The RNA shown here (SAM riboswitch aptamer (S box leader)) has 97 nucleotides and comes from Anaerolineaceae bacterium UBA5404.

RNA sequence: CUCUUAUCCAGAGAAGUGGAGGGACCGGCCCGAUGAAGCUUCGGCAACCAGCUAACCGCAUGGUGCCAAAUCCGACAGGAAAACUGGAAGAUGAGAG
Numbered sequence: 001c002u003c004u005u006a007u008c009c010a011g012a013g014a015a016g017u018g019g020a021g022g023g024a025c026c027g028g029c030c031c032g033a034u035g036a037a038g039c040u041u042c043g044g045c046a047a048c049c050a051g052c053u054a055a056c057c058g059c060a061u062g063g064u065g066c067c068a069a070a071u072c073c074g075a076c077a078g079g080a081a082a083a084c085u086g087g088a089a090g091a092u093g094a095g096a097g
Stems, first nucleotide, its partner, number of pairs: 001097008013042005021031003026074003043067003047064004051059002071089001076086003
């Protein structure tokens, strides 16, 4: 990187550094000098796999992952409807190449 499959309306941030961006892309709408991204440290959450357990909706021990807003909302099809349903795309896990 590609394929298969499951999930995505729950949950969880401080300090230091840095110095203008960030929320995937596009349109919105937000967040940001009362300090964005990135990096470091510490902390937290518990979605998946493993472990523990008689078992679990439990534990946070190991491997990933995550810690504004529903995957922030929409986008394509149906629909009067940006109600809703389905899909696409994306993200994450597990497995395969």
The coordinates come from a structure-prediction model, not an experiment, and the mean pLDDT is 86. Lineage of the source: Bacteria > Bacillati > Anaerolineae > Anaerolineales > Anaerolineaceae.